Two RNAs folded together computationally: RNase P RNA and transfer RNA, 445 nucleotides in total. Rfam match: Bacterial RNase P class A. Rfam links the family to the GO terms tRNA processing, ribonuclease P activity and dimeric ribonuclease P complex. From the family's description: Ribonuclease P (RNase P) is a ubiquitous endoribonuclease, found in archaea, bacteria and eukarya as well as chloroplasts and mitochondria. Its mean pLDDT, the model's own confidence on a scale to 100, is 77.

RNA sequence: GGGGCGGAUCGGACGGCUGCCGGGGCGCUCCCUCCGGGGGGCGUCCGGGAGGAAAGUCCGGCCUUCGCAGGGCAGGAUGGUGGGUAACGCCCACCGGGGGCAACCCCAGGGAAAGUGCCACAGAGAACAGACCGCCGAUGGCCCGGCUUGCCGGGAUCAGGCAAGGGUGAAACGGUGCGGUAAGAGCGCACCGCGCUCCCGGCGACGGGAGCGGCACGGCAAACCCCAUCCGAAGCAAGCCCGCAUAGGGACCGAGGCGUGGCCCGCGCCGCUACCAGGUCCGGGUAGGGUGCUAAAGCCCGCGGGCAACCGCGGCGCGUAGACAGAUAGCCGUCCUCGACAGAAGCCGGCUUACAGACCCGCCCCGCCG
RNA sequence: GUGAGUAUAGCUCAGUAUGGUCAGAGCGCCAGGUUGUGGCCCUGAAGGUCGCGGGUUCGAGUCCCGCUACUCACC
Numbered sequence: 001g002g003g004g005c006g007g008a009u010c011g012g013a014c015g016g017c018u019g020c021c022g023g024g025g026c027g028c029u030c031c032c033u034c035c036g037g038g039g040g041g042c043g044u045c046c047g048g049g050a051g052g053a054a055a056g057u058c059c060g061g062c063c064u065u066c067g068c069a070g071g072g073c074a075g076g077a078u079g080g081u082g083g084g085u086a087a088c089g090c091c092c093a094c095c096g097g098g099g100g101c102a103a104c105c106c107c108a109g110g111g112a113a114a115g116u117g118c119c120a121c122a123g124a125g126a127a128c129a130g131a132c133c134g135c136c137g138a139u140g141g142c143c144c145g146g147c148u149u150g151c152c153g154g155g156a157u158c159a160g161g162c163a164a165g166g167g168u169g170a171a172a173c174g175g176u177g178c179g180g181u182a183a184g185a186g187c188g189c190a191c192c193g194c195g196c197u198c199c200c201g202g203c204g205a206c207g208g209g210a211g212c213g214g215c216a217c218g219g220c221a222a223a224c225c226c227c228a229u230c231c232g233a234a235g236c237a238a239g240c241c242c243g244c245a246u247a248g249g250g251a252c253c254g255a256g257g258c259g260u261g262g263c264c265c266g267c268g269c270c271g272c273u274a275c276c277a278g279g280u281c282c283g284g285g286u287a288g289g290g291u292g293c294u295a296a297a298g299c300c301c302g303c304g305g306g307c308a309a310c311c312g313c314g315g316c317g318c319g320u321a322g323a324c325a326g327a328u329a330g331c332c333g334u335c336c337u338c339g340a341c342a343g344a345a346g347c348c349g350g351c352u353u354a355c356a357g358a359c360c361c362g363c364c365c366c367g368c369c370g
Numbered sequence: 371g372u373g374a375g376u377a378u379a380g381c382u383c384a385g386u387a388u389g390g391u392c393a394g395a396g397c398g399c400c401a402g403g404u405u406g407u408g409g410c411c412c413u414g415a416a417g418g419u420c421g422c423g424g425g426u427u428c429g430a431g432u433c434c435c436g437c438u439a440c441u442c443a444c445c
Stems, first nucleotide, its partner, number of pairs: 001366007009358002012335007020049002023046010051341001055352002058350005063235004075231005080094005095109001096107004110226002115224002117220003132166002134162003139159003142155006174192006193215001194213008239291004249282005259275005298318002300315006336339001371444007380397004390428001400414004421437005
């Protein structure tokens, strides 16, 4: 100097004016009152007002209602080991596998010798496999030749043997080499792989070593399934409180008229009962209002523990967005590198996705110079 | 805001449960035939990033994960 990897921070700056949302102080004023206070309006002053993702709503928790003695089934989720955490599918460290020269990155990474299922096409054969080309034809026949007449040589012809090589496929029933054989084959041996047993190291996943076994046990569980662990359901439009009436529910009292209907077929009377003014009490609840609502498993600094995630202690340290048709806007001035993705709606911890650019720290590789 | 669903040809939809000759149907479009001409009808052909990007698998429209767009329900 070039290329790359990992981590952290910021996300135009400063000033003025006019507005918007909510908070506090002061002054004036109105309403209610159980006289303690409570609520509203106007004016004025003060300070506050989007994010690293506020997003997707993909996980986990707090909270609330339902249910509520506990457990199971069904259903769902997770899946190497150990730790962190309120919890997690998140984070840290390690193990195993894969990629990269390296820094470093990626992995749904339990079980296929419990069971069921699938493995298209091609191919001889696809899971207790199989023989198309091929190799052999030792053994027993056949054919040909020879002769010392029951032996020798040859043919690859029948039976038969084989799976080395070719070929198919994503995958062909351990791999490489040597021996062996008629040709071959874990048939024998060495190394590698695999399985079992034992020893050593490690909390553990696992790693290392020794011995034995001739290989039995293909792949797929993001197919059903099995094993282990976890999960009750719904969600702030959850829910709780207050609550106008010329709306409406229930209980009780009820003057009066016997007006209407019923008990009761006709008439009359009596009794009971329903309907009707009004009164008292109770409960629900629409519009609406309040609450939930924002200080929180918070941030920063220091010390201590831990490899780390994180935890503990200390600090006149920092620190109010909170709407309910829903606030951040508009104009102007100066400057610069001319400004991306994007707007809170109960809160918090994560993940994922989007993002112009600026800046810092650490590390790796290559080249050059000293 | 909270909760659910859908995406396959120009349009409307099958196919996803059980992964493989599975990429299809109807309508439409195009060409030819029939007809004096047009329609109906007959024959044939074209037309697909299976919404997008990854992963699992030998193999993905189908299984898993993440995005995007659209639709529906609830005050």